[in-house]
Context: one part of a larger RNA
RNA sequence: AGCAUAUGGUGGAUGCCUUGGCGAUUACAGGCGAUGAAAGACGUGAUAGCCUGCGAAAAGCUUCGGGGAGCUGGCAAAUAAGCUUUGAUCCGGAGAUGUCUGAAUGGGGAAACCCACCCGCAAGGGUAUCAACAGCUCAAUACAUAGGCUGUUGAAGCGAACCUGGAGAACUGAAACAUCUAAGUACCCAGAGGAAAAGAAAUCAACCGAGAUUCCGAUAGUAGUGGCGAGCGAAUUCGGAAGAGCCUUCUAGUGAUAGUCGACGAGUUAACAAAACGGCAUGGAAAGGCCGGCCAUAGUAGGUGAUAGCCCUGUAUGUGAAAACUUGUCGGUGGUACUGAGCUAGAGAAAAGUAGGGCGGGACACGUGUAAUCCUGUCUGAAUAUGGGGGGACCAUCCUCCAAGGCUAAAUACUCGUAAUCGACCGAUAGUGAACCAGUACCGUGAGGGAAAGGCGAAAAGAACCCCGGGAGGGGAGUGAAAUAGAUCCUGAAACCGUAUGCUU
Numbered sequence: 001a002g003c004a005u006a007u008g009g010u011g012g013a014u015g016c017c018u019u020g021g022c023g024a025u026u027a028c029a030g031g032c033g034a035u036g037a038a039a040g041a042c043g044u045g046a047u048a049g050c051c052u053g054c055g056a057a058a059a060g061c062u063u064c065g066g067g068g069a070g071c072u073g074g075c076a077a078a079u080a081a082g083c084u085u086u087g088a089u090c091c092g093g094a095g096a097u098g099u100c101u102g103a104a105u106g107g108g109g110a111a112a113c114c115c116a117c118c119c120g121c122a123a124g125g126g127u128a129u130c131a132a133c134a135g136c137u138c139a140a141u142a143c144a145u146a147g148g149c150u151g152u153u154g155a156a157g158c159g160a161a162c163c164u165g166g167a168g169a170a171c172u173g174a175a176a177c178a179u180c181u182a183a184g185u186a187c188c189c190a191g192a193g194g195a196a197a198a199g200a201a202a203u204c205a206a207c208c209g210a211g212a213u214u215c216c217g218a219u220a221g222u223a224g225u226g227g228c229g230a231g232c233g234a235a236u237u238c239g240g241a242a243g244a245g246c247c248u249u250c251u252a253g254u255g256a257u258a259g260u261c262g263a264c265g266a267g268u269u270a271a272c273a274a275a276a277c278g279g280c281a282u283g284g285a286a287a288g289g290c291c292g293g294c295c296a297u298a299g300u301a302g303g304u305g306a307u308a309g310c311c312c313u314g315u316a317u318g319u320g321a322a323a324a325c326u327u328g329u330c331g332g333u334g335g336u337a338c339u340g341a342g343c344u345a346g347a348g349a350a351a352a353g354u355a356g357g358g359c360g361g362g363a364c365a366c367g368u369g370u371a372a373u374c375c376u377g378u379c380u381g382a383a384u385a386u387g388g389g390g391g392g393a394c395c396a397u398c399c400u401c402c403a404a405g406g407c408u409a410a411a412u413a414c415u416c417g418u419a420a421u422c423g424a425c426c427g428a429u430a431g432u433g434a435a436c437c438a439g440u441a442c443c444g445u446g447a448g449g450g451a452a453a454g455g456c457g458a459a460a461a462g463a464a465c466c467c468c469g470g471g472a473g474g475g476g477a478g479u480g481a482a483a484u485a486g487a488u489c490c491u492g493a494a495a496c497c498g499u500a501u502g503c504u505u
Base pairs, nucleotide, nucleotide: 001504002503003502004501005500006499007498008497009496015490016455017454020426021425022423023422024421025420026419027418028417029415030414031158032157039101040100041099042055043054044053046079049075050074051073061095062094063093064092065091066090070083071082072081106115107114108113116127117126118125119124129155130154131153132152133151134150135149136148137147162193163191164190165189166188173180177227203210204209214241215240216239217238218237224232225231245407246406247405249347250346251345252344253343254342259333260332261331262330263329264328265327266326267325268324269323271319272318273317277292278291279290280289293310294309295299301313302312303311356380357379358378359377360376361375362374363373366392387402388401389400390399391398442449443448462489465476466475467474468473
């Protein structure tokens, strides 16, 4: 030095576990904000830090309910001081307080800071901008107007996706590339709602007829369109989901709805009751085994020292609200203001720079094409129900509808969120980036990028005391079922590094 056997170190794979994720289903909710939001800063404890809660009334205050014995949140134990059957802590409803920043709104500002004015004894209140309405005042300039001032009401800002509108790429594909495609996608902007948009035929159809819109399945990858390339791609009709129709101007009449108040009911926001287990042996421990017993509208599930219907939390079922909110029914009130919105009768009205046309574009599955239809930047420009639009150039016949005003639930889309349930989903290099104080540490001037890191034990019973040592660490002793479970502690693979013994050189 090599090989073999044994035994260790290092390391953290594997197995097992799950506080966390992922994906669904159902119901609810679908907004918050000048009554100051979302998001924060700084404070706040007998307490040094962080998290959580709260706001100078500061881990809390008041009140109304629930509940019934301990309590003063967590990491995180100990001490101190207290509270509590005169009902604390805790849970739910309502209220009070709520520093400073932030739309931030008295002015400023390098957010959480600086500096004011007016009223008021003080406490405190007011002072931004824009819009609408009302009033006052008032120039050049006579009347007036602009402007100024005051009051009332509203707006603003944030928010995951869904929606409508405006604006709108490129990579890419065409095996290059220019029409085309990607795609009206991404990104940006404006606005709204719990949905939005659309919507009651100047629609289709085809000589038969249908009867608003939306969504799904077919028709159909068909008819078409297309450097007829790549590709794009209907309609009619049928089957379903859902279903709802209306308003306008005037006159006369009637008096429904909304709103509001009350009664009764339902739901949500705390909860409560509720049956029944013992023995023997094994074991550290019984819930497993054996023997015997009980409950069940409850043998879903989780926990408890191994696998528990009967130990605990629960579960089925039943019961329950002072207060608040949602909702239904009924009754009262209300009375033409608002509004799209009741009914009856009569009279009427029935949409013009519009329809259409020329030029240039865009949308229609349809790229200018035989190109109808829809929108319009520009120039033009009708008719008036004896009228007008459409039926894919255009004309006639025929059929059908009535534009240039408006409203409208449901079926449809989505999930920041709340509650419950589920999974031939993951199980710590997986599953969210994040199971752990993670959008943290750290990196970057910045936009932004972005980790690693779970497991002693049933219970800390977390090793008193002694010995070696400066300590670290170790040896005894002790705890424990186990300490090669000893605190970066379950299991503990491999690489890698030792020790002992044997053999070979």
Molecule: large-subunit ribosomal RNA, domain I
Organism: metagenome